[in-house]
Molecule: RNase P RNA; transfer RNA
Organism: Alphaproteobacteria bacterium
RNA sequence: CCAGAUGGCUGGAUGGUCGCUUUCUCUCCGCAAGGAGAGCGAGAGGAAAGUCCGGGCUCCAUGGAACAGGAUGCCGGGUAAUGCCCGGCGAGGGUGACCUCAGGGAAAGUGCCACAGAAAUUAUACCGCCUUCGCAAGAAGGUAAGGGUGAAAUGGUGCGGUAAGAGCGCACCGCGCUUCCGGUAACGGAAGUGGCAGGGUAAACCCCAUCCGGAGCAAGACCAAAUAGGGAUGGCGUGCCUCGCGCAAGCGGGGUAGGAGGGUUCCGCUCUGAGUCAUCCGGGUAGGUCGCUAGAGGUAGCCGGUAACGGUUAUCCCAGAGGAAUGACUGUCCCCGACAGAACCCGGCUUAUAGGCCAUCUGGCAUU
RNA sequence: GGGGCCGUAGCUCAGUUGGGAGAGCGCUACGUUCGCAAUGUAGAGGUCAGGGGUUCGAUUCCCCUCGGCUCCACCA
Numbered sequence: 001c002c003a004g005a006u007g008g009c010u011g012g013a014u015g016g017u018c019g020c021u022u023u024c025u026c027u028c029c030g031c032a033a034g035g036a037g038a039g040c041g042a043g044a045g046g047a048a049a050g051u052c053c054g055g056g057c058u059c060c061a062u063g064g065a066a067c068a069g070g071a072u073g074c075c076g077g078g079u080a081a082u083g084c085c086c087g088g089c090g091a092g093g094g095u096g097a098c099c100u101c102a103g104g105g106a107a108a109g110u111g112c113c114a115c116a117g118a119a120a121u122u123a124u125a126c127c128g129c130c131u132u133c134g135c136a137a138g139a140a141g142g143u144a145a146g147g148g149u150g151a152a153a154u155g156g157u158g159c160g161g162u163a164a165g166a167g168c169g170c171a172c173c174g175c176g177c178u179u180c181c182g183g184u185a186a187c188g189g190a191a192g193u194g195g196c197a198g199g200g201u202a203a204a205c206c207c208c209a210u211c212c213g214g215a216g217c218a219a220g221a222c223c224a225a226a227u228a229g230g231g232a233u234g235g236c237g238u239g240c241c242u243c244g245c246g247c248a249a250g251c252g253g254g255g256u257a258g259g260a261g262g263g264u265u266c267c268g269c270u271c272u273g274a275g276u277c278a279u280c281c282g283g284g285u286a287g288g289u290c291g292c293u294a295g296a297g298g299u300a301g302c303c304g305g306u307a308a309c310g311g312u313u314a315u316c317c318c319a320g321a322g323g324a325a326u327g328a329c330u331g332u333c334c335c336c337g338a339c340a341g342a343a344c345c346c347g348g349c350u351u352a353u354a355g356g357c358c359a360u361c362u363g364g365c366a367u368u
Numbered sequence: 369g370g371g372g373c374c375g376u377a378g379c380u381c382a383g384u385u386g387g388g389a390g391a392g393c394g395c396u397a398c399g400u401u402c403g404c405a406a407u408g409u410a411g412a413g414g415u416c417a418g419g420g421g422u423u424c425g426a427u428u429c430c431c432c433u434c435g436g437c438u439c440c441a442c443c444a
Stems, first nucleotide, its partner, number of pairs: 001364010012333007020043003024039006045339001049350002052348005057216004063267005069212005074088005089103001090101004104207002109205002111201003126147002128143006155173006174196001175194008220290004230281007239256007258272004283443003297316008334337001369440007378393004387424001395411005417433005
C1' cells in the first nucleotide's frame, strides 16, 4: 500500500425571527376548581419499528395435587428474568484473523423414507464371480470383493486366506465397552478390550430434563353526567333441615345441598343460596383527575472478575402529549445529510440504515 | 396502543400422516352458424406474498420480513 476479520462510536454544525408542548417562579382574573400573560429552562431514536422473547406494574378472590397445553435443550457462569449475554467444549467452513450450529435421546415404542432399485431394515441375490448338474439353454447352491439404482446399501485401506468370497484372520484408522489421568463440567488424553451389533428422520408423534396461571394501561382506581339496571335465546338450578309469626296458604331468620368464580378434575377459599352465567338485540355518556414517568436511570472515578457483570463514591434530572407538541422561514460553513417519529415503563433479539471516525487483528506485495 | 385471522392461475376457492400443483368461471385457437350467443375439442396461463433454515425432497414443518382484513371505550 492492497484485500479482509472483529469490536465500538457517531448519525450535519452554529446563529436569528415567529410558533407549539411542558417543569418551576412571578403577576392578573376567579369564592374555588382553574384560566390568561411574562420570565428562565427542557423538548424523539439507535433503531422510537416488528410485537418475536423476558420482566416490572395493574386486575382477575388465591393456594395445593394430578392431567392437558406451550416453550427451551452441550457445559459453566451473569441477570429481576429470558429463548438474551459472557467464557469454554464439540462438529463444520476458511490459507488466516475469524465465522456458523433448534448442539439431549434413533439401543423405550410408533410412523415415514415417493421414483429408481434385487433389496430401504425380524431383511435381501438383478448383473457379475465361484462350485455342482447339464451337449446347450438353463437349474440348484455359495458369495456383498466388483457393476448398476438411489439422498442414503450393512465400517474404511492393505495383506493373508479361499473354489469364489466374506472381520474369516491380522496391521493401521474408525466405533463400542472398561480402567486410569487432567478438568467444577461439557469434554480431552492414555492403556486395555470387543471383530463390529442396531441406516436416516424427533423444525414427525414421542421419551427425558428444566421452566411457565390468564389478560393486558382501551390494564385499572376515583369523580361527574345521562338512561329503560329493559328484552330474546340457551346452560345449570329453584331440594332439604331447623327456629319464629300465622288457623292455613305463606312470610322472615339461620344452616346445608346446589350454583358461580382458573383450560379440565379433586381438595381448599370467596360470593350466592333462589337465582346465576353466556351470547345477541337494545338504552345512555362519549367529560375530568390519577395511573404517567426518579428509573433493575445516566455520566465519571476506584475496586473485584478473563468476560458478561457486580460493588462503592461523587454528580446530574434527561419529552410526558391525550386526535396527539418537538415545526416554519432564513444567515454562514462542510464531505450537502441514510433509515426513520415516543403514546405505561424497562432488559434483549430481529429487521431497515447514506456517510464518517476509532481500536485490535489476519493474509499478500514492496522497501528499509 | 393491544389481540386475532389470512395471502395458491386474471377472479372465487380446494389442496394432511411432506413426494402429481388443481377445480369452476374467465382467456386463446379450431369446429359448428349467413353472423353472434350457447355448445364441442384442444391449449396457454403459477417466483404457492418475499427471504432464510430443517429434510434426499417444503404450498405443507420452523424463523424473519411485507401486505391485507377484523375485534377491543365507559355507565346502568